This is a predicted structure of a 71-nucleotide RNA (transfer RNA) from an uncultured Lachnospiraceae bacterium. Rfam family: tRNA. The family's RNA type in Rfam is transfer RNA.
[in-house]
Parts: sequence; structure tokens; C1' cells
RNA sequence: AGGAGCAUCUUCCAAUGGUAGGAUAGCGGUCUCCAAAACCGUCAAUGAGGGUUCGAAUCCUUCUGCUCCUG
Repeated sequence: AGGAGCAUCUUCCAAUGGUAGGAUAGCGGUCUCCAAAACCGUCAAUGAGGGUUCGAAUCCUUCUGCUCCUG
């Protein structure tokens, strides 16, 4: 320099263009002599800008960051 892929709660992963969900972690509670486990509840996210669309996590585009391939 050219090409490809990825970016979603603390973390790991889902989500046919139509209510963003699960596990885990945190917090509160039940239980227990205490703790652990179990159970219940709660908290929390689509990298940034623009476009298409009635409607975008999803499609298009630019940028940012990371990874890979070619040289």
C1' cells in the first nucleotide's frame, strides 16, 4: 500500500427489517446457628457520524479501534 473480518450490559454469547434476550457478575431478599449452594427480585448494552426505510442491532456508506491475509 491492497484485501478481508469483527465491534451488543462487568464478562461470554443470542436476536428473519417489527417489544434488544440468556448465562455470568453486582445489589437486595428467602432459606441457614453462620457461610456456601439453591430459589425470587433488581440493575445494565447495540463503537461514532450520515443515508435507505413506515420502522435499522440487522441493509448501504464514512470514520475510529482491534484481528487476519497479500506485498